Notes
This is a predicted structure of a 1252-nucleotide part of an RNA (large-subunit ribosomal RNA, half B) from Candidatus Kuenenbacteria bacterium CG1_02_38_13. Model confidence (mean pLDDT): 82 of 100.
Context: one part of a larger RNA
RNA sequence: CCCUCAUUAAGGAACUCGGCAAAACAGCGGCCGUAACUUCGGAAUAAGGCCUACCCACGAGAUUGGUCGCAAGACUUUUAUUUCGUGGGUCUCAGCGAAAGACCCCAAGCGACUGUUUACCAAAAACACAGGUCUCUGCUAAGUCGUAAGACUAUGUAUAGAGGCUGAUGCCUGGCCAGUGUCCGAACGUCAAGAUGAACCGUCAUUUUCCGAUUUAUCGGAGAGGCAGCGGUGAUUCCAAGCGCGGAUGAACGCCGGCGAUAACUAUAAUCGUCCUAAGGUACCGAAAUUCCUUGACGGGUAAGUUCCGUCCUGCAGGAAUGGCAUAACGAUUUGGGGACUGUCUUGAUGAGGGACUCGGCGAAAUUGCAAUGCCGGUAAAGAUGCCGGCUACUCACAGUUAGACGAAAAGACCCCGUGAAGCUUUACUACAACUUGAUAUUGAUAUAUAAAAUGUUCAUGUUCAGAAUAGGUGGGAGCCUUCGGGCGCCAGUGAGAUACCACCCUUGGCGCUUUGUAUAUCUAACCCUUCACUUUUAUAUUAAAAAUUAUUUUAUGUGUUAAACAUAAAAUCACAAAUUUUGAUGUAAAAGUGAAGGGAACAGUAUCUGGCGGGUAGUUUGAGUGGGGCGCUCGCCUCAUAAAAUGUAACUGAGGCGUUUAAAGGUUGGCUAGCUGCGGAUGGAAAUCGCAGUGAUAGGGUAAACCCACAAGCCAACUUUACUGCAAGACCUACAAGUCGCGCAGUUGCGAAAGCAUAAGUUAGUGAACCGACCAUCUCAUAUAGGAGAAUGGAAGAUCAACGAAUAAAAGUUACUCCGGGGAUAACAGGCUAGUCGCGCCCAAGCGUCCAUAGCGACGGCGCGGUUCGGCACCUCGAUGUCGGCCCAUCGCAUCCUGGGGGUGUACAAGCUCCCAAGGGUUUGGCUGUUCGCCAAUUAAAGCGGUACGCGAGCUGGGUUCAAAACGUCGUAAGACAGUUUGGUCUCCUAUCUACUGUGAGCGUGUAAAAAUCUUGAGGGGCCCAUUCUCUAGUACGAGAGGACCGAGAAUGACGAAUCUCUGGUGUUCCAGCUGUGUGUGCCACAUGCAUGCUGGGUAGCUACAUUCGGGUUGGAUAAGCGCUGAAAGCAUAUAAGCGCGAAGCCGUUCCCAAGAUUAGGAUUUUUUAACCACCUGGAAGACUACCAGGUUGAUAGGCAGUCGGGUACAAGUGCAGUAAUGCAUUCAGCCUAGGCUGUACUAAUUGGUU
Repeated sequence: CCCUCAUUAAGGAACUCGGCAAAACAGCGGCCGUAACUUCGGAAUAAGGCCUACCCACGAGAUUGGUCGCAAGACUUUUAUUUCGUGGGUCUCAGCGAAAGACCCCAAGCGACUGUUUACCAAAAACACAGGUCUCUGCUAAGUCGUAAGACUAUGUAUAGAGGCUGAUGCCUGGCCAGUGUCCGAACGUCAAGAUGAACCGUCAUUUUCCGAUUUAUCGGAGAGGCAGCGGUGAUUCCAAGCGCGGAUGAACGCCGGCGAUAACUAUAAUCGUCCUAAGGUACCGAAAUUCCUUGACGGGUAAGUUCCGUCCUGCAGGAAUGGCAUAACGAUUUGGGGACUGUCUUGAUGAGGGACUCGGCGAAAUUGCAAUGCCGGUAAAGAUGCCGGCUACUCACAGUUAGACGAAAAGACCCCGUGAAGCUUUACUACAACUUGAUAUUGAUAUAUAAAAUGUUCAUGUUCAGAAUAGGUGGGAGCCUUCGGGCGCCAGUGAGAUACCACCCUUGGCGCUUUGUAUAUCUAACCCUUCACUUUUAUAUUAAAAAUUAUUUUAUGUGUUAAACAUAAAAUCACAAAUUUUGAUGUAAAAGUGAAGGGAACAGUAUCUGGCGGGUAGUUUGAGUGGGGCGCUCGCCUCAUAAAAUGUAACUGAGGCGUUUAAAGGUUGGCUAGCUGCGGAUGGAAAUCGCAGUGAUAGGGUAAACCCACAAGCCAACUUUACUGCAAGACCUACAAGUCGCGCAGUUGCGAAAGCAUAAGUUAGUGAACCGACCAUCUCAUAUAGGAGAAUGGAAGAUCAACGAAUAAAAGUUACUCCGGGGAUAACAGGCUAGUCGCGCCCAAGCGUCCAUAGCGACGGCGCGGUUCGGCACCUCGAUGUCGGCCCAUCGCAUCCUGGGGGUGUACAAGCUCCCAAGGGUUUGGCUGUUCGCCAAUUAAAGCGGUACGCGAGCUGGGUUCAAAACGUCGUAAGACAGUUUGGUCUCCUAUCUACUGUGAGCGUGUAAAAAUCUUGAGGGGCCCAUUCUCUAGUACGAGAGGACCGAGAAUGACGAAUCUCUGGUGUUCCAGCUGUGUGUGCCACAUGCAUGCUGGGUAGCUACAUUCGGGUUGGAUAAGCGCUGAAAGCAUAUAAGCGCGAAGCCGUUCCCAAGAUUAGGAUUUUUUAACCACCUGGAAGACUACCAGGUUGAUAGGCAGUCGGGUACAAGUGCAGUAAUGCAUUCAGCCUAGGCUGUACUAAUUGGUU
């Protein structure tokens, strides 16, 4: 010193984030007594108060025994045991005497409750819960598992089952259906497979054109066209769900406004206006687990209240089953207050046990580049034991302390990076399961309706005007019909067309038949379900019959050495008893099959194709630059500056443009010259057009800028298309890929008389590689051949592939549940550099200050210093430099808070203000908050500012921040997120190697004779250093008064420090006494003793503080600021230049302590010339060990013994006496003890010897 304990004066939470821890009260014993509130059950052992031992007597009982009684029961001064009550007595500090055994109250949040949870950091407000509500589900249920068969649900049936939300109870649960979801609907739009198959394409017989040949009607070649077939493309039409569309739905996901004006003070706004919306938040609550500003405001509590309680309402950002508000009871919950109590604290102290230390035995670990391992300053990859310069330092151990070794441990968990991983989410992308839709198959019959197509010995239909009038068209046609009356027609007329009659057709529709499709209904035979029966097989049980086998004895043979034994054969006996096997019959179960009945039924189910839906599941993606990352911005091209006189050159440097345009704004030939200013001139102005003069490119060149341009590249006109084709020497640029310029030749054009010029535009932007498919062209290829399908070659089109050298046809988030690999290439802490900001100072002086710049201030500006703020940079550290605050312990600076010395004052005094010097010492306790800070209370001489890794976690704490759980508000569709809030939440090393520091030793040295003892010097180092109050001077100086000193003298006090234990206290596990339970002891009693010192009351020595004593005194020297003397430079002045002086708690001494390893190792004195030291032993006021000190027989060192003094406790045992007894009294201020002081005594042990 650590751990576990015991006690503690006075105070009593002042400690602290917080009464953490500890203590204490009452102790499910008895009696009395018990509030608010309440769901009337509770709350409640509420709270609070009293009693408790022993002895005696009395009373009332109980059990037992006894007696009586048939029994119920009664009696019993009684054999034993026992309970309760009353009264009296006795003793103690204390009677539940030890052990064990609730602390309580007031108020608030949350959750109703008991319960459950992160085994190993979270027990909670989280989960669950009873209750509420919504949704689905009619039974072959929904739901779940499974490929399926099948199973669970359930041998259940809506009072049932499944799922979601909420969370007892009470009062309640508002508005919105626009979005999303769910459910319902089906007219229209869209819409797959399938069906239909217009049209087209390839090939192609017959046909046909041209050429050639000859056999003259054929052959060969090259073409054109093309039926059927085959192959391909495929319009239209039919066609479901879904989506669109229309509705319903909130205890579905969710959502629930703004602006302006207005009342007779002001304020406010019941009221009004206006805009928007699907609707604009109702009740209730409200600075809240929700309130940023914020410590809101007011009130309460406190001396003081960032917490707490009540109220208000300005609700950043409450709000109604993501439930709102209230609530008795309950809670190892969270918060505030009070009582009691205490070592939590003021402020520590003492003691016990176990470690630590020494000795003996046994004997690890992490760690370890090497070590011959110092301090200061500097330097250095920016914080050095190891480098540089100084300083310090004899060598080596032991016990301790942790400041450093950027100590150990764990390839940092924060941050960034990786074309890393994983979990999760979704309206990311792409798939898949599941569900769902239609078609086809399994798949048949009938009827009705309907649609379409085709068809017909069918029936109708047809209106311009003119014309009798409803003229479909054409051909034939002069007749036809008749009831014999006549009618129709011809003729005539009208008109484009003429009618009777016959015939063939057209348009449109009806009807019939056929085919196809659709819808509805019915049927039964596929198929499905249920029940029953039968058959077969298998298994199993029972039963019946038959057969076989299994027994014993004897004999024979064989094996065996003999015997026993075994095997075989034969015979006899016993008994159908039992067992086994086979077969049969019956029952049961399962599987398969068949049949019957019933219920459905061509549906369903299943298979294939197909549309939809589809985070249910899966695989992935989710850019880079970046003064860290994210957010923002940017990403290609052109021009200029930066760019440092070639070219080139970076930045999240500074300015601007482009993603085109023009048929003339191109080419040629010819011609012309702007713009501005001044003057003059009708309308006419600043500016139109005209003239003169001046200036000279300031103009213009489609467009940015730069360069260029008058011989014009600018402007005008005419004629035109070179805005051409094919080659291309040679260069520029350049990683590549790209990009740029171009003499000349050939062809063909335009202009010009010609020379010539012209391969667009004064130049530099106006853009996109490959792949892919489509388009145009081609004397290209084309899988046996022909033809083709398809390619190839050339051309041109399709990219905000704009992240613009373009990863894919196709892609977003989240991680605090996280993981891996890396990075100090890159952030957060700290250090470093810097100093914008910050702090401090100086200069100038406009102004303020009645007057007056400078008593005190000081604008506009300027110059510095510092390295405490916020920053910038990203230099050490990411194979780890632990982060705020507090505690403990400090140390330095001075820009000084107090105290000390001075100058100025707008200094009368007093009190101040300001500046200079000065760092010796000092610089409070509480309330609130995690706080630093700050505010407040009460003090004080004062309550300083900073540095030290925002000093200090191998020293402590862990309240805050910053993991995992949970909640609120807000954001997000969600997963989740928040320098927002809230509750909870593992701080490793009993051991320190080195340096450092605090102590203690050993060795050697300090020689030249050695040794011992005593006393010293002081180089050097360290400590101390303080302040206040009161009194006197003096109510004086000063002042009108009020008030009220300097200087000087004295007395106390506070904090701090040292020593000590006489006193006062604490402790005091040596000691004394009391008390309970229990154990032990030879019979009991008595007595003694053990049980964490069992508990309690005292206490010697020692150690201690709360106790006592003392200390910071005096004065010298040199100084600071300041004040002076003399005095020149500079005839003056001047404290200064030479010279001299005064002057501070500060400096050096004086004072106290250490100190000759002060290697410079010092000095003095005494003693001896032979011993001295050590080891060893007895011990100690000394002590971890060592050391030191007292002693070691010539001895009182320790123990023992004896005595004495002082001290503690409190009156022993035994005996006697008194009392019924408990008990008391006497002997007895006894007995016991004594770590203290003193005196004595060798009884025991310090023996004998030994090393040097």
RNAcentral holds the full RNA, with entries from ENA and SILVA.